[in-house]
Context: one part of a larger RNA
RNA sequence: AGGACACGGUGGAUGCCUUGGCGCUUGAGGCCGAAGAAGGACGCGGAGACCGGCGAAACGUUCAGGGGGAGCUGCAUCCAAGCUGAGAACCCUGAGUAUCCGAAUGGGGCAACCCCUCCAGAGUCAUGUCUGGAGACCGCCUGCAGGGAAACCCCUUGCAGUGACGGGGGGCAGCGGGUGAACUGAAACAUCUCAGUAGCCCGACGAGAAGAAAUCAACCGAGAUUCCCAAAGUAGUGGCGAGCGAAAUGGGAAGAGCCCAAACCAGAGGCUGGGCAACUAGCCGCUGGGGUUGUAGGACCAGCAGCAAAGAGAACCUGAUCACUCCAACACGUUGGAACACGUGACCAGAGCAGGUGAGAGUCCCGUCGAGAACGAUCGAGAACUCUGGGCUGGGAUCCUGAGUACCACGAGGCACGGGAAACCUUGUGGGAAGCCGGGGGGACCACCCUCCAAGGCUCAACACCUCAAGCGACCGAUAGUGAACAAGUACCGUGAGGGAAAGGUGAAAAGCACCCCGAAAGGGGGAUGAAAGAGACCCUGAAACCGUGUCCUU
Numbered sequence: 001a002g003g004a005c006a007c008g009g010u011g012g013a014u015g016c017c018u019u020g021g022c023g024c025u026u027g028a029g030g031c032c033g034a035a036g037a038a039g040g041a042c043g044c045g046g047a048g049a050c051c052g053g054c055g056a057a058a059c060g061u062u063c064a065g066g067g068g069g070a071g072c073u074g075c076a077u078c079c080a081a082g083c084u085g086a087g088a089a090c091c092c093u094g095a096g097u098a099u100c101c102g103a104a105u106g107g108g109g110c111a112a113c114c115c116c117u118c119c120a121g122a123g124u125c126a127u128g129u130c131u132g133g134a135g136a137c138c139g140c141c142u143g144c145a146g147g148g149a150a151a152c153c154c155c156u157u158g159c160a161g162u163g164a165c166g167g168g169g170g171g172c173a174g175c176g177g178g179u180g181a182a183c184u185g186a187a188a189c190a191u192c193u194c195a196g197u198a199g200c201c202c203g204a205c206g207a208g209a210a211g212a213a214a215u216c217a218a219c220c221g222a223g224a225u226u227c228c229c230a231a232a233g234u235a236g237u238g239g240c241g242a243g244c245g246a247a248a249u250g251g252g253a254a255g256a257g258c259c260c261a262a263a264c265c266a267g268a269g270g271c272u273g274g275g276c277a278a279c280u281a282g283c284c285g286c287u288g289g290g291g292u293u294g295u296a297g298g299a300c301c302a303g304c305a306g307c308a309a310a311g312a313g314a315a316c317c318u319g320a321u322c323a324c325u326c327c328a329a330c331a332c333g334u335u336g337g338a339a340c341a342c343g344u345g346a347c348c349a350g351a352g353c354a355g356g357u358g359a360g361a362g363u364c365c366c367g368u369c370g371a372g373a374a375c376g377a378u379c380g381a382g383a384a385c386u387c388u389g390g391g392c393u394g395g396g397a398u399c400c401u402g403a404g405u406a407c408c409a410c411g412a413g414g415c416a417c418g419g420g421a422a423a424c425c426u427u428g429u430g431g432g433a434a435g436c437c438g439g440g441g442g443g444a445c446c447a448c449c450c451u452c453c454a455a456g457g458c459u460c461a462a463c464a465c466c467u468c469a470a471g472c473g474a475c476c477g478a479u480a481g482u483g484a485a486c487a488a489g490u491a492c493c494g495u496g497a498g499g500g501a502a503a504g505g506u507g508a509a510a511a512g513c514a515c516c517c518c519g520a521a522a523g524g525g526g527g528a529u530g531a532a533a534g535a536g537a538c539c540c541u542g543a544a545a546c547c548g549u550g551u552c553c554u555u
Stems, first nucleotide, its partner, number of pairs: 001554009015540001016505002020476002022473009031170002039101003042055003046079001051074001052059001061095001063094005071083003106115003116135007137167003140163001141161008174205001175203005185192001189239001215222002226253005236244002257458003260402001264289004269284006294436001296401004300395005307390001310388004316382001318380005324372003330345005346363002348352001355365002407431008417443001438453005492499002512539001515526004
């Protein structure tokens, strides 16, 4: 030095565990903000560094209502000092407080800081000082004024007033719109694809969007929208490459329909022209009624009838949620540190889900099943009521029925559809109708036929996402499962955008080793506790690498 065996050290694998995650299902809920949000800074404790809680009324309030019932002063043990049957702690619902920053809004600013004006009050001899309130910008509304215009109107500019009028900012994901890549694929690459994806911007909501046919269909018919299944990887489209990819229709979920503009009638007001004036001709917008459709409808005229559908609403009632309450039934013996085990004999069950208790507990605890509970708040269903609302027939002369619109040309985009035979939808430029004897569509176009009524608007549910609650899992079990079971988006890194860890386990119970000995201490040896200390806090188990000690063997 190597090997074997034995015994250790180190190390933290493995096993077991689970406070934490992951996924699914069902149900409920879903915006916050100038009444100052989201998010923070700084403070608040007897002793207080983190976390959590709270805000100078600061681990909470001299407040109100309800629950709760003997203990309490978070995590968090100990000490100190207290609170509590005059009902504390704790829980729920409200009220109050809520510094400073932050849209941040009196002005400024390197966020959490600095500096003002006015009004009212406190204080001072007086000033300084303190307290409360107001003071940003934009829009709307009202009034006034200037310009354009014949002029009110309209367009444009400015000033003032007023408002517990609105906006501003935030929000993981979901939603609508605007803008909009490239890598990639095509085995290269340019049309194409990736993809209208990612990114950026605007907007809205608890959902958003869409939505009551100028829709489809096919000579039969359907009857708003949305979502799911099929149709179907079909018809198509496509350097006919790579790829892209419908619809009708059928079956389901859900189901809901409405309102304006105009014609016409009425009212109050204003403007221009003429006129001395009374007045008159024309015009303007406003308000109310009326009216809302395509087998055309309405106005208008003439008749009849007279409370049907539908929508909205505070209260009512009822259900759910936000605290909780009641809740059946077991003993003995044996082993053991401990009974929940085993043995024997019982019981309950609308309850034998789950968890805990010194080991596998229906009957020990908490619960479960089943019942019950609410001042107030929120959500939802319902009938009645109120309000809005409103029916039918005939006539067919006249009037109305959404214009720089439809449509056309050129250039684009969207449609599964790449310019194609290319309809349809949108529109940048130019042109530009009819107007009910009217107009659009049926995939070039024409005819016949069928079908619908554009150029105004609103609309629940079914569908998306998130949060919460409950339940479940041939989901994970600490290198797994969230990045995070622990003071985790922490420590740490980076100027910054940003990146981003490691780290769980004594024991049933601290019973966490009184006392003695060695040692400066750390630590160790006795001893005590405990079932176990080779469970002693570097604490369950304690593999291997690695490092030793002893004995033997080999060189």